[in-house]
RNA sequence: UAGCGAUAAGGGCAAACCUGCCAAAAGGCAGGGACGCAAAGCCAUAGGGUCUAAGGUGCCUUUGCACUAUGAUAGCCUAGCUGCCGCA
Repeated sequence: UAGCGAUAAGGGCAAACCUGCCAAAAGGCAGGGACGCAAAGCCAUAGGGUCUAAGGUGCCUUUGCACUAUGAUAGCCUAGCUGCCGCA
């Protein structure tokens, strides 16, 4: 340096849920809380998947239905960047 994540060591992050705030929503932020995670660190201006549909378009005889991302998701996947420890 590359590989691997067995064994340890020091640790780290924080799902669901609850409270408050933001958002049309998906979802996000903060506090509490731990399901889990060897990258559950970064990256959405690398690609794909998924979620939402304000706005837009079409339909409709309903106060709706369908499509659509410019929105979201990194704890969906691949890619890329960076990192602790150890060496079965």
A computed fold for an 88-nucleotide RNA from Peptococcaceae bacterium BICA1-8, annotated as c-di-GMP-I riboswitch aptamer. The model forms 95% of the base pairs in the Rfam consensus. It matches the Rfam family "c-di-GMP-I riboswitch aptamer". Its family is annotated with cyclic-di-GMP binding in the Gene Ontology. It was read from a public genome assembly, where an Rfam model found it. Taxonomically the source falls in Peptococcaceae (Bacteria, Bacillati, Bacillota, Eubacteriales).